[in-house]
Molecule: small-subunit ribosomal RNA
Organism: uncultured prokaryote
């Protein structure tokens, strides 16, 4: 969550169940038989009797049912089931059909009635009596059995049973039938209104069983051997019937790698889901079939059971009881408890279907018709239609314009399904039965009574339901998901790695279409999501339809068994195969046609399909089988070289070491560099000589041999392959090849032997932060030999064997052959084997390509994400050590290949840069300044942080600045816009404070008007606003450093690659340079270089005033005047330099050397100019700006103080340590600015800073301004000094409102450190370092910083090995956040899950024994017994009883198998920031792995 059809509805505990209901039914088998009540009548008035009720109810003997319907799936791996035959080995009630019989006795019992025991349940004794209960006899019959043996007689219409059966039919398991026939057995029941129906035997149908046999459908081999009634026989028993199904007794067999035996799991199918199929999962409903009824065990009845609602006995449980003893089984329908994530009413009827009983009415029937309940599926309607724009209110987003919600609403017009009200109202129902009527039987005859046939009446749970029909009224009737990508749909807002979201992938650390909420939006819709589960995608178990060089995957190698597969040919066979029919494949469902419910789900009718099996006829190509043959396949013989192919045996030199001897001395050996070790006791070195083991230098080679491991001196026996060649022979003998068995490097076991060198372990030196490595010095096992194990190796070609086909070239080994001369050589031709390059083709690329990784065919092995783990556990082998074989929990989202592109290397090549090196001269030591870090502070504002933060923002902090701190104040504000009001602005003055500001008094009336007022200005009031140097440079724009003015970045098109890319741009030359040339599958282009600007060097034109002054004048001697434009200058336009010329080199190129000419030569010198991009590089405090945050404050005024502290530390500088100096005197030359609230000149005071005063200049015209080093001289003389100037004191100037905190300068005094600075590090290659000294911004004052400018002016560069940094190209890479990168093991510490483990405790299957209920069978039968027999004594026959087999439960002991725990122990996974080393990946800094 409206409503309707129609379907389903305990997958869990085959867990326990109260109740109530689910199987009865016949009087037409049979005997009894009531009571209430009511009449009648009698009475002692308490009752009696009789009749109705009523031959009812009721229970009892009989009979048929109860074996079916209904349940639920424990077990079961099975002839259970399924499909398909067998039964000649077999049964079958009720049904049908033919024909035959149903004749005659007799005893009994329940009910009932009497007495009795029990609490009950029930039982026992006595007496009565019925049948279709039960029993005898007769007919179908003359025999079955018992006696002892041998024989004879008889009988029977047929059938029928049991035995035999001459011929004969008929089928094959040595059988069936079987005329004539022989022998011997067995029946019965009646009942009623007489016309039916029963019984009994039989033959035959029908249906339904039972059993048998081939197939067919689950795991595990970490189950590999099983099996004594086991397997057959023969006899017997039992049974409906075969059968070791069960006894005897006889043989030893039977299953099994085509998986026996064992464990795990399981009901089977029809069907169902899913898929294109071919699979794969599943076995709810509806259907066949099985097995089951609390649990285990037996049987009885009976046509069928070993029986859900029967029985006996064990056992758990529950109930009941008088404590003696009894009762029960829902897995029938309800329903109740439990368990569970979960599944319904203690409904109605027998109206239909069906069923069981009856002759029938009829009973009974949780079957089954209905109805209830559950959106649990599937179907079908409906929640309303058309109009309808001020696009309305609201919402919500907004760029503020408007945009969506949206014709949606409201409104106006209609409609009426469905729920509602009221009326009408179905089919489902045909029968049975009644009557009526005929025809046949039958009857004396009427009745009844079967059939066909007409009529007729009765019967409905649902349910007054479906369906109609009227009323009223849009009225009562939408919800859920989900909106980043798969995937259809977006924006705010609110949270801040937090709260949470998630199928994958991944969202969430302030702008989240991912989280929470809203608004709009998809999508579905009485539903809609989630969750579990199955198929499909998944060719991701590949039959269809994978694969194994490097991604998981070829076994180390041979031999060889089973089993696969096989050459050409001839007949034949017909198992395979192929055609054709028939059977059968249940119904239901699937499809397909047609019909009923208005449609559809649903349902009803027909059709079609249907693999498979089983039979039958046909065919004869292939397979197979058997057969005549063949030789290409395989083998064998001749004959020939080749060759570390293996075994044994002797033999050589050469070398190393040891011993013995000369000779000889002071070392030797090692090593980056030492040291341990050796040596004066005489090494090393040389020289004779001798002993021992080992291994074979050159030859030697992409060379040879062997299956593979593996084989290397000479020589000698023995002995395997393998090839070439010529012929002969054999006739398919072959190919792989599970398990098997062999061989099998090194290493290590095990006995004994040998032991030179080498060398794990182990010691020493050394290196080390350490150094159980690496290197050194020594050294034992090993290494060798024999002879036994082991049995593994990156055992690699990482490529299984074996055949076949499919372009080449060219080396190499071995063999033959052609040509020429006959040899040999070349040269061409063939077989074998072995390398390299290359086409088709393959591959994901790398790559492979006649020695395939190509194309096929045959067989084997082997793989199925990573890690756990080649491990636990089990087996097996093994002397150990280990091998083979092999999981699983649990964890992870990757783990891998090949390539590409960067980046990196204690990999390579080129190359370049004051990068190195060659110099010059600083920094690191001192004083001082300045910045920064730290401390410290009420604050010591804030940023800048390797390079590329530190005299950086700041081009100047006493106040201001200032953004900081303590205090005072102030709230529409310091500042802008808009608004109602009053007032011109504006000026003065007074209190009070530190000021700000408060308060308070005067003055003053502008300007424009249309005369209302309006404009500027200030005051004050309300709100909208402002105002924040408050956050976030990781939201941003702008602007900027950096690599680095390195020479690199790219793109179009076209080629190549599957692709990622790749070619261009690599390459050979050259350049400052991706500059330029040549070359090339590339051809062009861009941005970068360079050039084009600007400044300097030379030189022309033009112009000459404030600049200049050669030549004239004039002068106060200053270009100072007059004049000049020559010079210089100055500021504007040209020139001019291009590898242009000449030579050499180079590839006839680009270029490069040289040179000439020229002010200047190869970019002439400086500046500007800065690709693509990198660093979330700097700034929100310059500036804009998104979001956040503050708003009587984080705004905003003031005063004061701080930013200038000071133990230290770091950076940039300054002044200096001194004689190339320093102090004193004279003297001389610059460019380049600057200047009016300014620069000041002369002149005067003052030692001095500076004053006093003013002349000239808005500047090529005056000031600033003295240039300084230099150059003459003089003086100091190596000292803490006449070097150096710090601090410190006293006067003082100067600017400013104001020099305390906290300016600069002057002047007298003082006179610290400090003698060229350790590690270590910077700067600069020419007018450059160095060293001089001037100006400039900023500024009131306040320069050791900063921008600029000029004088003087140097050294060195052999050259690219090394440091730093960069470019190009290659190589490696496990890096991609890109080495500051990745990443391993131990240890510690949490958590998980698993294996050992003394133990402990369940389960299970056996094995011995002990027991032994009930029950069948079987003996016995002394004790009992109605029928029948009987000589009356029994007898038959049967019963309790009792023994016996057998056997459930159960007891004892004891093997195995399987689970659970379990002190504790092994390892192993996991876990944002734990120790400790650095192993790996770059030559990982010792190449790495097995």
């Nucleotide at each position: 969550g409206g409503c309707g059809g129609u379907a389903u509805g305990c997958c869990u505990a085959a867990c326990a169940c109260a109740u109530g209901c689910a199987a009865g039914u016949c009087g037409a088998a049979c005997g009894c038989g009531a009571a209430a009540g009511u009449g009648a009548u009698c009475u002692u008035c308490g009752g009696g009797u009789c009749g109705c009720g009523a031959g009812u109810a009721g229970a009892g003997u009989g009979g048929c049912g109860c074996a079916c319907g209904g349940g639920g799936g424990a077990g079961u791996a099975a002839c259970a089931c399924g499909g398909g035959g067998g039964u000649a080995a077999u049964c079958u009630g009720c049904c049908c059909u033919g024909g035959a019989g149903u004749c005659u006795g007799g005893a009994a019992u329940a009910a009932c009635c009497c007495g009795g025991u029990g609490a009950a349940a029930a039982c026992c004794g006595g007496g009565c009596u019925a049948a279709u209960g039960c029993c005898g006899g007769a007919u179908a019959c003359g025999c079955c059995c018992g006696g002892u043996g041998g024989u004879u007689c008889c009988u029977u219409a047929a059938g029928c049973c049991u035995a035999c059966g001459a011929u004969c039919u008929c089928c094959u398991a040595g059988g069936a039938g079987g005329a004539u026939g022989u022998a011997g057995g067995a029946a019965a029941a009646g009942a009623u209104u007489u016309a039916u129906u029963g019984c009994c035997a039989u033959a035959g149908g029908a249906u339904g069983g039972g059993u048998c046999c081939g197939c067919g459908g689950u795991c595990c081999a970490u189950u590999a051997g099983c099996u004594a009634g086991u397997u057959g026989g023969u006899a017997g028993g039992g049974u409906a019937a075969u059968g070791g199904c069960c006894u005897a007794c006889c043989a030893a067999g039977g299953c099994u790698a085509c998986g026996a035996u064992g464990g795990a799991u399981a009901g089977c199918u029809g069907g169902u889901c899913u898929g294109a199929g071919a699979g794969g999962a599943u076995g709810a409903u509806c259907a066949g079939c099985c097995a089951c009824a609390c649990u285990g065990g037996a049987a009885c009845u009976g046509a069928g059971a070993c029986a859900c609602g029967g029985u006996c006995c064990a056992g758990a449980c529950u109930c009941c009881u008088a404590c003696g003893g009894g009762a029960g089984g829902c897995a029938g329908c309800a329903g109740u408890g439990g368990g569970g994530a979960a599944u319904u009413u203690u409904g109605c009827g027998c109206a239909a279907u069906g069923g069981a009983c009856g002759a029938a009415a009829g009973u009974c029937u949780g079957a089954c018709g209905c109805a209830g309940c559950a959106a649990c599926g599937c179907c079908g309607c409906g929640u309303g239609a058309a109009g309808g724009a001020u696009g309305a209110a609201g919402g919500c987003c907004c760029u503020u314009g408007g945009g969506u919600c949206g014709u949606a609403a409201a409104c106006u017009u209609c409609u009426g399904u469905c729920a509602g009200u009221g009326g009408g109202g179905a089919a489902g129902a045909a029968a049975u039965g009644c009557c009526c009527g005929c025809a046949a039987g039958g009857g004396a005859g009427c009745a009844u009574g079967u059939g066909a046939g007409a009529g007729u009446g009765c019967u409905g749970a649902c349910g007054g339901u479906a369906c109609c029909c009227a009323c009223a009224a849009a009225g009562g009737a939408a919800g859920g998901a989900c909106c980043g990508g798969c995937u259809a749909a977006c924006u705010c807002c609110g949270u801040g790695c937090c709260a949470g979201c998630a199928g994958c992938c991944g969202c969430g650390g302030u702008a989240a279409u991912a989280c929470g909420g809203a608004g709009g939006g998809u999508c579905c819709a009485a539903g809609c999501g989630u969750u579990a589960u199955u198929c499909g995608g998944a060719a991701u178990u590949a039959c269809u339809g994978g694969g194994c060089g490097u991604a998981a995957a070829g076994c180390g190698c041979u031999c060889g068994u089973a089993g696969g597969c096989g050459g050409c040919u001839u007949a034949u066979u017909a198992a395979g195969u192929c055609g054709g029919a028939u059977g059968u494949g249940a119904a239901a469902g699937c499809c397909c046609c047609g019909g009923g419910c208005c449609c559809a789900a649903c349902c009803c009718g027909g059709g079609a399909a249907c693999a498979g099996c089983a039979u039958c006829c046909g065919a004869a190509a292939c397979u197979g089988g058997u057969u005549c043959g063949c030789u290409a396949g395989a083998g064998u013989c001749u004959c020939g070289g080749a060759g570390a192919g293996g075994a044994a045996g002797g033999c050589a030199g050469a070398a190393u070491u040891c011993c013995c001897a000369g000779u000889g001395u002071a070392g030797g050996g090692g090593u980056g560099a030492a040291a341990u070790c050796c040596g004066u006791a005489g090494a090393u070195a040389c020289u004779g000589g001798g002993a021992g083991g080992a291994a074979u230098a050159c030859c030697a080679g992409c060379a040879g041999c062997g299956a593979a491991g593996g084989c290397g001196g000479c020589c000698u026996u023995c002995u395997g392959g393998a090839c070439g060649a010529u012929g002969a022979c054999u006739g398919a003998c072959g190919c792989u090849g599970a398990g098997g068995a062999g061989c099998g490097a090194a290493a290590g076991c095990g006995u004994g032997g040998g032991g030179a060198g080498c060398a794990a372990a182990c010691a020493g030196g050394a290196u080390u932060a350490g150094a159980u490595a690496c290197c050194c010095u020594g050294g034992u096992a090993u290494u060798c030999c024999a002879c036994g194990c082991c049995g593994u190796a990156a055992a690699c070609g990482u490529u299984g064997u074996g055949c076949a086909c499919u372009a080449g070239g060219u080396g190499u080994c071995g063999g033959g052959g052609g040509u020429a001369u006959u040899u040999a050589c070349c040269c061409c031709c063939u077989c074998g084997g072995u390398g390299c390059c290359g086409c088709c083709g393959c591959u994901a690329a790398c790559g492979c390509a006649u020695u395939a990784a190509g194309u096929g065919c045959a067989c084997c092995g082997c793989c199925u994400g990573g890690g756990g783990a080649g491990u636990a556990c089990g087996g097996c082998c093994g002397c150990a050590a280990g091998g083979c074989u092999a999981a699983a929990a649990c964890u992870c989202a990757a783990a891998g290949g090949a390539a590409u592109u960067g980046a990196c290397g204690g990999g390579g090549g080129c190359c370049c840069g004051c990068a190195c090196a060659a110099g010059c001269g600083g920094u690191g030591g001192a004083g001082c300044a300045u910045g920064u870090g730290g401390u410290u502070u009420a604050a010591u504002u804030c940023g800048a942080u390797g390079c590329a933060a530190c005299g950086c923002g700041a081009a100047g902090a006493a106040c201001c600045u200032u953004a900081c701190c303590u205090g005072g104040g102030u709230u529409u504000g310091a500042c802008a816009u808009c608004u109602a009001g009053a007032g011109a602005a504006c000026c003065c003055c007074u209190g009070u404070g530190a000021a700000a500001g408060c308060a308070g008094g005067g003055g003053g009336u502008g300007c424009c008007u249309u005369c209302g007022g309006g404009a500027a200005c200030g005051c004050g009031g309300u709100g909208a606003c402002a105002g924040a140097u408050g956050c976030u440079g990781c939201a941003u724009g702008g602007c900027u450093g950096u690599c680095g003015u390195c020479a690199g970045c790219u793109c179009g098109u076209g080629u190549c690659g599957u692709g990622a890319g790749a070619u261009g741009u690599u390459g050979g030359g050259u350049u400052a340079a991706g500059u330029c040339c040549c070359g090339c599958a590339a051809c062009g282009a861009g941005c970068g270089c360079a050039a084009c600007c600007c400044u300097u060097g030379c030189c022309c034109u033009u112009a000459g005033u404030u600049g200049c002054c050669a030549g004239c004048g004039g002068u106060c001697c200053g270009g100072c005047c007059g004049g000049g434009g020559a010079c210089u200058c100055u500021a504007a336009g040209g020139g001019g330099a291009c590898u242009g010329c000449c030579g050499g080199u180079g590839u006839u190129a680009a270029a490069c050397c040289g040179g000439a000419g020229g002010a200047a030569g190869g970019u002439g010198g400086g500046g500007a100019u800065g690709a693509c991009g990198u660093c979330a590089a700097g700034u929100c405090c310059u500036c804009a700006u998104g979001g956040c945050u503050c708003u009587u404050a984080c705004g905003c005024c003031c005063a004061g103080g701080g930013c200038u502290a000071c133990a230290c530390a770091c950076g940039u500088g300054c002044u200096a340590c001194a004689a190339u100096g320093g102090u004193c005197g004279g003297u001389a030359c610059a460019g380049a600015g600057g200047g009016c609230a300014g620069c000041g000149a002369c002149a005067c005071c003052g030692c001095g800073a500076g004053g006093u005063g003013u002349a000239g200049c808005a500047a090529a015209u005056c000031c600033c301004a003295a240039a300084a080093a230099g150059c003459c001289g003089a003086u100091c003389u190596c000292a803490g000094u006449a070097c150096g100037g710090a601090u410190u004191g006293g006067a003082g100037u100067c600017u400013g409102c104001a020099a305390c905190u906290c300016g600069a300068c002057u002047c007298c005094a003082u006179g610290a450190a400090g003698u060229u600075g350790g590690a270590a590090u910077c700067g600069c290659u020419a007018g450059u370092a160095a060293u001089c000294g001037c100006g400039g911004a900023u500024c009131a004052g306040c320069a050791u910083g900063c921008c600029g400018c000029g004088g003087u002016g140097a050294a060195u560069a052999c050259g690219u090995u090394c440091c730093c940094g960069g470019g190009c190209c290659u190589u490696g890479u496990a890096c991609a956040c890109a080495c500051c990168g990745c990443c391993c093991g131990u240890c510690a510490c949490a958590c998980c899950a698993c294996g050992g483990a003394a133990g402990c405790u369940g389960u299970u299957c056996g094995a011995a024994c002990c027991a032994g209920a009930a029950g069948u069978c079987g003996g016995c039968c002394g004790c009992c017994u109605a029928a029948c027999c009987c000589u009356c004594g029994g007898g038959a026959a049967g019963g309790a009883g009792c023994c016996g087999u057998c056997c459930a439960a159960g007891g004892u002991u004891u093997u195995g198998g399987u689970g659970g725990u379990g002190a504790u122990u092994g390892g192993g996974g996991u876990g944002a920031a734990g120790u400790c080393g650095u192993a790996a990946c770059a030559a990982g800094g010792u190449a790495u792995c097995c």